[in-house]
Molecule: transfer RNA
Organism: Candidatus Xenolissoclinum pacificiensis L6
RNA sequence: GGGGUUGUAGUUCAGUUGGUUAGAACAUCCCGCUCAUAACGGGCAGGUCGUGGGUUCGAGUCCCACCCACCCCA
Numbered sequence: 001g002g003g004g005u006u007g008u009a010g011u012u013c014a015g016u017u018g019g020u021u022a023g024a025a026c027a028u029c030c031c032g033c034u035c036a037u038a039a040c041g042g043g044c045a046g047g048u049c050g051u052g053g054g055u056u057c058g059a060g061u062c063c064c065a066c067c068c069a070c071c072c073c074a
Base pairs, nucleotide, nucleotide: 001073002072003071004070005069007067010026011025012024013023019057029043030042031041032040050066051065052064053063054062
């Protein structure tokens, strides 16, 4: 330099050929349980869907550019 895959909560991930409130588990926090801690049970909060544009009535999803990580080729 060329090609490919990927980016969604603190972490690991799902999100159905674009559609009516963006989710799960774990972690954090709060409560219960316990003499106490862990484990266990219950509950809340937490997201500019990598960045910027475009298409569309409507974009996490489609298109373009860029950025990060990984892989292959040179």